[in-house]
């Protein structure tokens, strides 16, 4: 140097063009308890906003498409195989 595989909320992980973050574990209230643990219920991506909401957000920047995590490129990072 080549080739494969990957990179998504705090963590694990799905979604293969059409609501981004299913589901799980963390974590927060709240019941249940003398009180905890366990288990139920609700919430849980960032930024502005007093609220309604507004915009961004899937490694990093382009591109295609009415519309990207998802197809194209080029690069950083990981792990693997050749030499």
């Nucleotide at each position: 140097g080549c080739c494969c595989g990957g990179g998504u909320g705090g963590c694990g992980g799905a979604a293969a063009g059409g609501c981004a973050u299913a589901c799980g574990c963390a974590c927060a209230a709240c019941a249940c308890u003398u009180a905890a643990a366990a288990u139920g219920u609700u919430g849980c991506g960032g930024u502005c906003g007093u609220a309604a909401g507004a915009c961004c957000a899937u490694g990093u920047g382009g591109g295609u498409u009415c519309g990207a995590c998802u197809c194209c490129c080029a690069c950083c990072c990981c792990g693997g195989g050749c030499a």